Model confidence (mean pLDDT): 78 of 100. A computed fold for a 130-nucleotide RNA from Geobacter metallireducens GS-15, annotated as SAM riboswitch aptamer (S box leader). Rfam family: SAM riboswitch aptamer (S box leader). About the family: The SAM riboswitch is found upstream of a number of genes which code for proteins involved in methionine or cysteine biosynthesis in Gram-positive bacteria. RNAcentral records the identical sequence in 2 taxa. The sequence is in RNAcentral, with records from Rfam and Ribocentre.
[in-house]
RNA sequence: UUCUUAUCAAGAGUGGUGGAGGGAAAGGCCCUGCGAAGCCACAGCAACCGGUCUUCCGGGUCGCAUUCGAGCACGAAGGCGAACCGGAAGGUGACAGGUGCUAAAUCCUGCCGGGAGGCAAAGAUGAGAA
Numbered sequence: 001u002u003c004u005u006a007u008c009a010a011g012a013g014u015g016g017u018g019g020a021g022g023g024a025a026a027g028g029c030c031c032u033g034c035g036a037a038g039c040c041a042c043a044g045c046a047a048c049c050g051g052u053c054u055u056c057c058g059g060g061u062c063g064c065a066u067u068c069g070a071g072c073a074c075g076a077a078g079g080c081g082a083a084c085c086g087g088a089a090g091g092u093g094a095c096a097g098g099u100g101c102u103a104a105a106u107c108c109u110g111c112c113g114g115g116a117g118g119c120a121a122a123g124a125u126g127a128g129a130a
Base pairs, nucleotide, nucleotide: 001130002129003128004127005126006125007124008123013042014041015040016039017038021031022030023029026109027108028107043102044101045100048098049097051095052094053093054089055088056087057086058085059084061082062081063080064079066077067076068075069074106122110119111118112117
């Protein structure tokens, strides 16, 4: 950089440095010397990724005792337990980690629809691949 896929109306900021821009793009609208971007520190939000642990559910396996049948060894039933495998927790089960994020719906915009709402394009972030 390209491709695939999920999500994007929720949530979360202070200080230092810096010194004029910023909100992707164009238009609009907005933020900004009551200090923009960038950088640094600390804090926080979220739960995409994998990890450890907890709880619950399911599975077969093994073990234990009970009951029943049989009669010794076997079979059946439900119960308890163990490690293993799979799944779940959903406004988050806990913890730490890899990322990401911390003005405004992705700030708004196109198409369909009377509306509620739906769909697309572009973009952002995660995961996977080239």